[in-house]
RNA sequence: ACUAUGGAGAGUUUGAUCCUGGCUCAGGAUGAACGCUGGCGGUAUGCUUAACACAUGCAAGUCGAACGAGGAAAAUCUUAGGAUUUUUGGCAGUGGCGGACGGGUGCGUAACGCGUAAGAAUCUGCCUUUUGGAGGGGGAUAACUCGGGGAAACCCUUGCUAAUACCCCAUAAUGCUGAGAAGUUAAAGGUUAAUAACCACCAAAAGAGGAGCUUGCGUCUGAUUAGCUAGUUGGUGAGGUAAUAGCUUACCAAGGCCUUGAUCAGUAGCUGGUCUGAGAGGAUGAUCAGCCACACUGGGACUGAGAACGGCCCAGACUCCUACGGGAGGCAGCAGUGGGGAAUUUUUCGCAAUGGGCGCAAGCCUGACGAAGCCAUACCGCGUGGAGGAAGACGGCCCGUGGGUCUUAAACUCCUUUUCUCAGAGAAGAAGUUCUGACGGUAUCUGAGGAAUAAGCACCGGCUAACUCUGUGCCAGCAGCCGCGGUAAUACAGGGGGUGCAAGCGUUAUCCGGAAUGAUUGGGCGUAAAGGGUCUGUAGGUGGCUCGGGAAGUCCACUGUUAAAUCCCAGGGCUCAACCUUGGUCAAGCAGUGGAGAACUCCUAAGCUAGAGUUUGGUAGAGGAAGAGGGAAUUCCCAGUGGAACGGUGAAAUGUAUAGAGAUUGGGAAGAACACCAGCGGCGAAAGCGCUCUUCUGGGCCAAGACUGACACUGAGAGACGAAAGCUGAGGGAGAGAAUAGGAUUAGAUACCCUAGUAUUCUCAGCCGUAAACGAUGGAUACUAAGUACUGUCAAAAACAGCGCUGUAGCUAACGCUUUAAGUAUCCCGCCUGGGGAGUACGCUCGCAAGAGUCAAACUCAAAGGAAUUGACGGGGAUCCACACCAUCGGUGGAGUAUGCGGUUUAAUAUGAUGCAACGCGUAGAACCUUACCAGGGAUUGACAUGCCAAGAAUUUUUUUGAAAGAGAAAAGUGCCAAUUCCACUAGGAGUUGGAGCUUGGACACAGGUGGUGCAUGGCUGUCGUCAGCUCGUGCCGUGAGGUGUAGAGUUAAGUCUCGCAACGAGCGCAACCCUUGUCUUUAGUUAGAUAGUCUAAAGAGACUGCCGGUGUAAACCGUGAGGAAGGAAAGGAUGACGUCAAGUCAGCAUGCCCCUUAAACCCUGGGCGACACGCGUACUACAAUGGCGAAGACAACGAGAAGCGAUCCUGCGAAGGCUAGCAAAUCUUUUAAACUUCGCCCCAGUUCGGAUUGGAGGCUGCAACUCGCCUCCAUGAAGCCGGAAUCGAUAGUAAUCGCUGAUCAGCCAUGCAGCGGUGAAUACACCCCUGGAUCUUGUCCACACCGCCCGUCAAACCAAUCGAGUGAAUUGGACCCCAAGUCGUUACCCCAACCUCUAGGAGGGGGAUGCCCAAGGUUUGGUUCGCGAGAAUGGUUAAGUCGUAACAAGGUAGCCCUACUGGAAGGUGGGGCUGGAUCAACUCCUUC
Repeated sequence: ACUAUGGAGAGUUUGAUCCUGGCUCAGGAUGAACGCUGGCGGUAUGCUUAACACAUGCAAGUCGAACGAGGAAAAUCUUAGGAUUUUUGGCAGUGGCGGACGGGUGCGUAACGCGUAAGAAUCUGCCUUUUGGAGGGGGAUAACUCGGGGAAACCCUUGCUAAUACCCCAUAAUGCUGAGAAGUUAAAGGUUAAUAACCACCAAAAGAGGAGCUUGCGUCUGAUUAGCUAGUUGGUGAGGUAAUAGCUUACCAAGGCCUUGAUCAGUAGCUGGUCUGAGAGGAUGAUCAGCCACACUGGGACUGAGAACGGCCCAGACUCCUACGGGAGGCAGCAGUGGGGAAUUUUUCGCAAUGGGCGCAAGCCUGACGAAGCCAUACCGCGUGGAGGAAGACGGCCCGUGGGUCUUAAACUCCUUUUCUCAGAGAAGAAGUUCUGACGGUAUCUGAGGAAUAAGCACCGGCUAACUCUGUGCCAGCAGCCGCGGUAAUACAGGGGGUGCAAGCGUUAUCCGGAAUGAUUGGGCGUAAAGGGUCUGUAGGUGGCUCGGGAAGUCCACUGUUAAAUCCCAGGGCUCAACCUUGGUCAAGCAGUGGAGAACUCCUAAGCUAGAGUUUGGUAGAGGAAGAGGGAAUUCCCAGUGGAACGGUGAAAUGUAUAGAGAUUGGGAAGAACACCAGCGGCGAAAGCGCUCUUCUGGGCCAAGACUGACACUGAGAGACGAAAGCUGAGGGAGAGAAUAGGAUUAGAUACCCUAGUAUUCUCAGCCGUAAACGAUGGAUACUAAGUACUGUCAAAAACAGCGCUGUAGCUAACGCUUUAAGUAUCCCGCCUGGGGAGUACGCUCGCAAGAGUCAAACUCAAAGGAAUUGACGGGGAUCCACACCAUCGGUGGAGUAUGCGGUUUAAUAUGAUGCAACGCGUAGAACCUUACCAGGGAUUGACAUGCCAAGAAUUUUUUUGAAAGAGAAAAGUGCCAAUUCCACUAGGAGUUGGAGCUUGGACACAGGUGGUGCAUGGCUGUCGUCAGCUCGUGCCGUGAGGUGUAGAGUUAAGUCUCGCAACGAGCGCAACCCUUGUCUUUAGUUAGAUAGUCUAAAGAGACUGCCGGUGUAAACCGUGAGGAAGGAAAGGAUGACGUCAAGUCAGCAUGCCCCUUAAACCCUGGGCGACACGCGUACUACAAUGGCGAAGACAACGAGAAGCGAUCCUGCGAAGGCUAGCAAAUCUUUUAAACUUCGCCCCAGUUCGGAUUGGAGGCUGCAACUCGCCUCCAUGAAGCCGGAAUCGAUAGUAAUCGCUGAUCAGCCAUGCAGCGGUGAAUACACCCCUGGAUCUUGUCCACACCGCCCGUCAAACCAAUCGAGUGAAUUGGACCCCAAGUCGUUACCCCAACCUCUAGGAGGGGGAUGCCCAAGGUUUGGUUCGCGAGAAUGGUUAAGUCGUAACAAGGUAGCCCUACUGGAAGGUGGGGCUGGAUCAACUCCUUC
């Protein structure tokens, strides 16, 4: 070491929340590859793809101590040819051993192949031990030689020869055969002087190691593979093998395997191990080690102890040589080449070590092996310097312009030398006393030199550590997920800075993890995916109480095994580490032996009665099947009466009816369904079942005993039943009623509505087998608070059995469930694993068909989904308010004119505002100006501001030219302030310098812009809306978003107030405070006088439901109450919460960014903003008698006034003019108010209404009145006789009507706007409807919030898959043909040395021929799989295509499920079913009182 160490999460569905659920990320790993970069060393690894093809070299030889011949050298002899002996070397050959090891690869193989544990019927060279032997003979043959063939490879022939080559005889301890008798089987020598010694040989016994065989268990996926098998399973005989065995064969039997998955198909060498993980597991099988298989593809044997990578034979494909006759070859050995591929090294050194073969040995051989080389491929280690150093340098970047940061970083000073370079020394590894080192002059050590030789890569929106500038402008691009980019990008690209790792860093690929996301550990199924439509029941799984026995599971102990290496622990060795090494431990598995019986499961035997069942007596019921009967209603037929419509709808029409309908009376026929009772009542397994009676029949419940004795529960397959629709055959057919026809509606209406109407609906027989077949909740058993209604049993109560509701604990994401569980537990079955594609395709089974059942993948998305929350919305509901409607009055829309807008036109007709909330609006004054537009003419530091330089005072006048702006010329004028000098000195005068202001000129910073963006903004404003709302603190409730408060009952104009309440308080809004008007008091008072009143203007008072009566708990309300000027907010104004509309405004102003700069800035003249087929808005004047005209007469208020208001007087018909008083205003002026009153005329008409238009003549303002002003007089006298659809305003001093004033302003296009007073009504039953708003509630697939969301066809592009006439290939079966080599047989043909015989032959052997089997090949017929394929149909995806609007709200016909028919499409309709339907009502039940 074991015990005992071991577990992290995050992003993304939503407006927000909780949950479900997928996708993605952070970690580790690799025989890796790619991109950028690269200093050193150690250790290891290195064709994962084409078991594709291979040039060249090497990878298995050795022995002369088995053998002969031959060679060389030396010696001796010689007939001179040569011979003998010795030595040496061993090429070729005979012979022996080894080439069966070592090395490579993973094709095949799903198998006794592998792993593990066992076993019996075997063989075994070399090695070890032991026993016994080795006697005597013989015949050949290669080499060599002779001759020949061939291109070659090689082959044939003649003659000779040796052996540890071959053969015979003898011997036989042991062995073998046999029951036994008996039979049978061997041998070889060599070295040596040697008989010593050693090495070999033969027979046998044993061992070790090796090999073969058998068995239990384990060993991937697919059932869209369910049946497979004839030598198949077994037996007997024979053969065969080293050995068992159908291993082979003849005969006999008919077996064998399989849902515990046979067979078939696909994929794959297996293991020790490796990676990951907390573990259980998951993935994997490189290097190292064990086993297996293979050696170009297929077949075969030989030799041998053992069999074939570098042996043989045959066939095939390929390559090479060739003289064309024929031959040769096999890198999946080491290097290496081509090819394939994203991708994987040197044609190196050495046998020094380790190991192997041969040899007595020396030794030889060894691409095994030991080393080196290449590659950051991986792991480990080291370095690229250390200390000091602020003028915080230069430079870069940022900047708020002050500075900050890179930054002690650098420079500079001092120090060190790992590494590097050079020089010197220099191993161990060698065993075994000599010799022997490839690595290698390597490791290591010493010295010298000099900071010297050495840093990159990725990232910086969140996850995830790290932020700014510039460029770009939905472009270019990024992206692991969410997502970023459309002019201020921390997300793209670059720069600066930062973060992380580091000789590496990132990316890609793959595996495990996170993922409890297949859940044994460790998930679920009411609504998120998921309970089978229901029941019976087979296999299987599970199973009540007691006891005896057994000991299979279980538990304990021991034994064997689980190779080594690896992992782990303790040590040791390389300086450390990686690495190497010694020793050691545990667990799990399998097998065996022994034991235990406390407990549980199991087996067996015997019992028990609580589960289950049988029996007896009762009992309720739309339980089922068949038969019979009944009445109401509907339709039709006949007859009578009767006489015009009926019917139908939102309204109509089609339809029926004078040939008599409808209505009514009587009679008849038919079919279907059974009102009331009727009930969250009953029965049934579910589907389902409802008039009455009869027959047959199933099940339940209650009561009380008796009996059986676990007989039980569940239930894969299987079987039965199974609404509606639909199908087949035969009937039947009243009503209803798909399809269909017609009528309506509509833009259309294949619909909703109406009139008809076929199938169908009904019965019998047979199919189909599905539904929202739902309690969206499988069955069984046990346990766990209460309360209450009903049904059955029952005299009653209790109990039991059911059927409902409320509800505690508990559970749940929540909603909710809660003894009828969705609680607590056990058993069994079914089912789920993101959305779409799709319950689809293909295949198979079933069906007459429709179709049903089973059931994928490619591709695509980052969600899809559940519950609940807050809003918003609803052609949902309730309550309330408002000139919202109603009632009333008056208008608009018709006419003419004015004015604004659109459109059109134009050189320009400047621009903004566009439903309410733009349009008499910005504009409270467009002839020039304004003016922003157009044409033309000018000018460029500018019309305007600040700064610099120079000159000049400023300024004024005249003149030329020009449309003007401008340009040019001439003249006058020398100033003001301060200091100082001189003259004079009373005032003062002259000069110099400086300053302020102004003008001109010059250069540059800059000015300027009504140019763009109101979707970059500030400010201001509109609108909902003067609506009553909008929030906060603390507390409480909820997992949470949130809720409560602010929901209730009343009341109010009001979230105003009161009561109640898990809320208590508070804030912004409401109200009040402010202003005006109305009453009174006090004070003061100018402007003829007076100041009592009025008036003016200052301060106060007054009104609060305070008092009375009624109602009410109160708040409050009511009253033709009192009092009071005013009564319930007295009237009016100002005052506008949180917010909404990217509302409006860059052209009021301000302002970011962008843009223009001899122009998009500036000046001037003229023109335009005033146009005119037309459309719209807002007004004025009218159409007349409630009037018009004439005459006369009354009464206001708010205001304004000095470049002003302007009286009186005079002139003019008048506009106006002239002269001029008064007044900076309670004094003067404007200023006669008008409607009104009185009198008169007009008499209903295009008029004495109406005044447009036009002609003429004048006046005024102003440089100027043509485009384009106003006014006056004379003349002219248009449309118009009260206005279609539609629409606006108004509730009291209001509407209506009448005049007056002011701002802007020279004048005025003002009929506009803002104010002022005069006269002065009508009506409101009330909240049903329209519009808008507030609160509560409800539904929701909406949240950019209904101007929302969203469905389907069609058209276009792309993608994947399906079908498809056929076509190509692979693989695997069946049958047949032909059969190479070869084993085993047969043989009458041919041949032959050893032995026998005694030359005839035999034994035996060889050749040839032939038989069975048989590879490749051929023919034919199937299965499976993969390609190509005209065309067909479907699906998916794709900012802005077409048609409709099916769904979400009651989605405007509630929706959905099954089914049938039908239609461009969503869809519609019929039948049955469901609520996962809103609203209203009734019934029932429950809670509280």